The prediction has a mean pLDDT of 82. A computed fold for an 81-nucleotide RNA from a Candidatus Kaiserbacteria bacterium, annotated as transfer RNA.
RNA sequence: GCCGGGGUGGCGGAAUGGUAUACGCGACGGAUUCAAAACCCGUUGUCGCAAGACAUGUGGGUCCAAGUCCCACCCCCGGCA
Numbered sequence: 001g002c003c004g005g006g007g008u009g010g011c012g013g014a015a016u017g018g019u020a021u022a023c024g025c026g027a028c029g030g031a032u033u034c035a036a037a038a039c040c041c042g043u044u045g046u047c048g049c050a051a052g053a054c055a056u057g058u059g060g061g062u063c064c065a066a067g068u069c070c071c072a073c074c075c076c077c078g079g080c081a
Stems, first nucleotide, its partner, number of pairs: 001080007010025003018064001026044005045054003057073005
């Protein structure tokens, strides 16, 4: 340099162009226990008192609507040279 795959919450990891984050882990609160572990229940993106705004690597584009499609760039993995 060329080709392919990937980048989503605190972590792993789903998501057919239609509620952004299912599910698991973790964290916090509760229940249980003499106390704990295990199990069970609830909550858990950011800002904000709230209404609301913002948020899928970055910047654009298409679309009524984009994590998803298109373009450029950045980073990671693999292959070729």